RNAcentral holds the full RNA, with entries from Greengenes.
The part of an RNA shown here (small-subunit ribosomal RNA, 3' major domain) has 477 nucleotides and comes from an uncultured bacterium.
Context: one part of a larger RNA
RNA sequence: UGACGGGGACCCGCACAAGCGGUGGAGCAUGUGGUUUAAUUCGACGCAACGCGAAGAACCUUACCUGGACUAGAAUGCCCCUGCCAGCCCCGUAACUGGGGUCUUCCGGGUAACACCGGACAGGGUGCAAGGUGCUGCAUGGCUGUCGUCAGCUCGUGUCGUGAGAUGUUGGGUUAAGUCCCGCAACGAGCGCAACCCUUAUCAACAGUUGCCAUCAGUUCGGCUGGGAACUCUGUUGAGACUGCCGUUGAUAAAACGGAGGAAGGUGGGGAUGACGUCAAGUCCUCAUGGCCUUUAUGUUCAGGGCUACACACGUGCUACAAUGGCUGGUACAAAGUGCUGCAAUCCCGCGAGGGGGAGCCAAUCGCAAAAAACCAGUCUCAGUUCGGAUUGCACUCUGCAACUCGAGUGCAUGAAGCUGGAAUCGCUAGUAAUCGUAUAUCAGCAAUGAUACGGUGAAUACGUUCCCGGACCUUG
Numbered sequence: 001u002g003a004c005g006g007g008g009a010c011c012c013g014c015a016c017a018a019g020c021g022g023u024g025g026a027g028c029a030u031g032u033g034g035u036u037u038a039a040u041u042c043g044a045c046g047c048a049a050c051g052c053g054a055a056g057a058a059c060c061u062u063a064c065c066u067g068g069a070c071u072a073g074a075a076u077g078c079c080c081c082u083g084c085c086a087g088c089c090c091c092g093u094a095a096c097u098g099g100g101g102u103c104u105u106c107c108g109g110g111u112a113a114c115a116c117c118g119g120a121c122a123g124g125g126u127g128c129a130a131g132g133u134g135c136u137g138c139a140u141g142g143c144u145g146u147c148g149u150c151a152g153c154u155c156g157u158g159u160c161g162u163g164a165g166a167u168g169u170u171g172g173g174u175u176a177a178g179u180c181c182c183g184c185a186a187c188g189a190g191c192g193c194a195a196c197c198c199u200u201a202u203c204a205a206c207a208g209u210u211g212c213c214a215u216c217a218g219u220u221c222g223g224c225u226g227g228g229a230a231c232u233c234u235g236u237u238g239a240g241a242c243u244g245c246c247g248u249u250g251a252u253a254a255a256a257c258g259g260a261g262g263a264a265g266g267u268g269g270g271g272a273u274g275a276c277g278u279c280a281a282g283u284c285c286u287c288a289u290g291g292c293c294u295u296u297a298u299g300u301u302c303a304g305g306g307c308u309a310c311a312c313a314c315g316u317g318c319u320a321c322a323a324u325g326g327c328u329g330g331u332a333c334a335a336a337g338u339g340c341u342g343c344a345a346u347c348c349c350g351c352g353a354g355g356g357g358g359a360g361c362c363a364a365u366c367g368c369a370a371a372a373a374a375c376c377a378g379u380c381u382c383a384g385u386u387c388g389g390a391u392u393g394c395a396c397u398c399u400g401c402a403a404c405u406c407g408a409g410u411g412c413a414u415g416a417a418g419c420u421g422g423a424a425u426c427g428c429u430a431g432u433a434a435u436c437g438u439a440u441a442u443c444a445g446c447a448a449u450g451a452u453a454c455g456g457u458g459a460a461u462a463c464g465u466u467c468c469c470g471g472a473c474c475u476u477g
Stems, first nucleotide, its partner, number of pairs: 004477002007475002011471003015465002019428005026319008034310002042053002064305007076129003079125004086104002088101004106119004131294002134292003140288002142283003145279001147277001152191006158167003171182003197271004202239007212228002216226003242265001245259005321421001325380006337368003342361002347356003387418001392413007434457007
């Protein structure tokens, strides 16, 4: 000087408390450990590994295993020589591949046809480059997590101290903030904070199609048509919020509290943005890269299998245990996305998944598309049930070369556990929690109940800081 203390003082955070809903019990999905296995590829391990890398393992992917095959290779550069290449037959065959034999010239131009020209492609030689998801993240770059969006981390000059260092950055107030004010041997400055950026909430101007429809007219009653430019909306430019105004408190300060006006009030809500550094944190399986190892193999390639195993243990989720509900019928109201190897209306067939057919749409025009909770009516009447849907059987549909290992979906039948969950533990302070659906990326299909977005309905509670956890500052040992 730091770090630490079951030292002190002060302050903050869904940290506790006050509430609401979960997890832990059940079934299933998924990840991990363990076990098993020829292989169950590898990495990640307190918070900060475990629905994580993986925004999609039937083959491929794939790195693993078994078996087969190749050896300067599948592709590429440079130099030299050649004309083939490809097809056919035999051996062999799961496949790729290798060996042997034989005849004919691949494409374009051109010609009556050859010849000829050009191109693609191939073989041989010669070597040099090379290949590795092999090891080391404790040799590294880059990227990332974390403390933490916490309020901190430093420097120049000056001053003090023999010096390490101190001061500034401490103190009194204040703030979300080292934010600002005052004081002070300090005076200034930098990286952070804040602001500038995006989005959302209000208004105005401009613009008016593919969107809109108040007034007028027509109407097949559909903004459908004439028309309109008001409104909604779209999207560009602006306005608007600054403690600006008033009062009280305060040290005449910074500021705090209350009020007015206002769509919005004290950072308006949300996002992006992550200082110096910490953890030899993570990643050599994105990529790059030093060193080491390997070179008829730890490289390359093919078929099949495995990554999907299953006594068990844990994490994260989904569905439930029902009447604030289940089922049946009817009737409403979104936002944001996405579509040409695509989305596909109306129509026909099928109980259905789906099939046939195909208008329209490169989309504010057409489609995916039905929003679902909600509301109305009926039924069930507290039961392991008309709750719950696991499991299993049969019959199908779709994708794909191919659904046995190992896909999703449909119909009929089957109808398990489960009656609110021990110790313990998690999330959340408002359009939030809870609850309800919708879309997208990946993607042939899908193991998505995941992830990322979107809207609908829409609460309760916060006395307070004694305690638990984490953090900031001063002080003390």

The prediction has a mean pLDDT of 81.